[in-house]
Molecule: c-di-GMP-I-GGC riboswitch aptamer
RNA sequence: GGCGAUAACGGCAAACUUGGCGCAAGCCAGGGGCGCAAAGCCAUGACUCCCGGGUUCCGGGAGCGUCAGGCUACCGAAA
Repeated sequence: GGCGAUAACGGCAAACUUGGCGCAAGCCAGGGGCGCAAAGCCAUGACUCCCGGGUUCCGGGAGCGUCAGGCUACCGAAA
């Protein structure tokens, strides 16, 4: 560098739910825990979703826990 264990120290947190925000997708905080070795960060390419125009498109927004890419990072069994 790469790889990833019924390992260790720890971390994150789906559905659902309570409160708040938003036209909406959805977001924030609490509870919760399905899962995650980058489920850390970046909307860069693709994709999905929402709103408006009204149409093979344009504008604005949401999702990185959809895939790819970029940047960064804890631990160390085996091969």